This is a predicted structure of a 348-nucleotide part of an RNA (small-subunit ribosomal RNA, central domain) from an uncultured prokaryote. It matches the Rfam family "Bacterial small subunit ribosomal RNA".

[in-house]
Context: one part of a larger RNA
RNA sequence: CUGGGCGUAAAGCGCGCGUAGGCGGAUUGUUAAGUCGGGGGUGAAAUCCCGGGGCUCAACCCCGGAACUGCCUCCGAUACUGGCAGUCUAGAGUCCGGGAGAGGUGAGUGGAAUUCCUAGUGUAGAGGUGAAAUUCGUAGAUAUUAGGAAGAACACCAGUGGCGAAGGCGGCCACCUGGCUCGGUACUGACGCUGAGGCGCGAAAGCGUGGGGAGCAAACAGGAUUAGAUACCCUGGUAGUCCACGCCGUAAACGAUGUGUGCUAGUUGCUGGAAAGCUUGCUGUUCAGUGUCGCAGCUAACGCAUUAAGCAUUCCGCCUGGGGAGUACGGUCGCAAGAUUAAAACUC
Numbered sequence: 001c002u003g004g005g006c007g008u009a010a011a012g013c014g015c016g017c018g019u020a021g022g023c024g025g026a027u028u029g030u031u032a033a034g035u036c037g038g039g040g041g042u043g044a045a046a047u048c049c050c051g052g053g054g055c056u057c058a059a060c061c062c063c064g065g066a067a068c069u070g071c072c073u074c075c076g077a078u079a080c081u082g083g084c085a086g087u088c089u090a091g092a093g094u095c096c097g098g099g100a101g102a103g104g105u106g107a108g109u110g111g112a113a114u115u116c117c118u119a120g121u122g123u124a125g126a127g128g129u130g131a132a133a134u135u136c137g138u139a140g141a142u143a144u145u146a147g148g149a150a151g152a153a154c155a156c157c158a159g160u161g162g163c164g165a166a167g168g169c170g171g172c173c174a175c176c177u178g179g180c181u182c183g184g185u186a187c188u189g190a191c192g193c194u195g196a197g198g199c200g201c202g203a204a205a206g207c208g209u210g211g212g213g214a215g216c217a218a219a220c221a222g223g224a225u226u227a228g229a230u231a232c233c234c235u236g237g238u239a240g241u242c243c244a245c246g247c248c249g250u251a252a253a254c255g256a257u258g259u260g261u262g263c264u265a266g267u268u269g270c271u272g273g274a275a276a277g278c279u280u281g282c283u284g285u286u287c288a289g290u291g292u293c294g295c296a297g298c299u300a301a302c303g304c305a306u307u308a309a310g311c312a313u314u315c316c317g318c319c320u321g322g323g324g325a326g327u328a329c330g331g332u333c334g335c336a337a338g339a340u341u342a343a344a345a346c347u348c
Stems, first nucleotide, its partner, number of pairs: 003320004007302002012316001014201004021194003025088007033081002035077008049065006091191001092188003095184005103177002108172002110154001114150008125136002162169002206247006215241002220236004258315001260313004266293001268291007276283003297304002321348003330341004
């Protein structure tokens, strides 16, 4: 370079925005760069290939032909691609009128529960387990009543329900704010898709500084269990979990399924709209989303099946036997932990 692939066998970047590049709707004219046809020039010789010949054969050598798949130039063709000019509205966007939603940021606020503190009642146990013990309790615990404090999380509603690009988002209220969707069809007129680098976002854990600390709880201590028990169970308990700011940049970051567009039977739920028909609460229609089953088709099978893993097409990423190894070295990033990029020897 070519080929074959990427749900589960190796393989879709965690997700987006976007630069270069690649690809790109309908139609008219023009150009003739790509493309196609023809002519000319050149493409040294040798080599390669074909035919013939010479050394006894062969290697080798000689002659002829073909070839040298290329480049330059001229003439011509104009369907397709490109360039230029114009037109259009089916893609894309704007506008107007509705709608749903745990989408996001910061602020305020509520009740239940938990723990602690104070006070009252009250007395000998409580707690915990398979059974116990460590533990708490006559300095009055557990239980119960009243009051107070603190922090964290929001029962029911709650739903293969909703929203978000992904990570993710759930008490209530208002401000600010992003996206989506339906209807109208007024406007722009291809303004589009993808996206190497790049930039941004990115659960949990972890790190830095300063707060906070109720519950839970790595580490740690003790009690059990056990042959042992550096565990599972129990009693405690510190980081952490929470907040602010700054890092980290990874996950089974999963639908293990990249993105956009078009096409290809249906059935039945749910969510949000729209407009009809009437019998006014139903029926069928349609758009957007989210599930189930299923035809064609696909698949090694499992299964997928208009939310494709079907049929096509665009662009990007990635794979190429197992181990060594996502390691070493080097580079980049990071405070560190480490992340990222990424081999080879050797071995089967």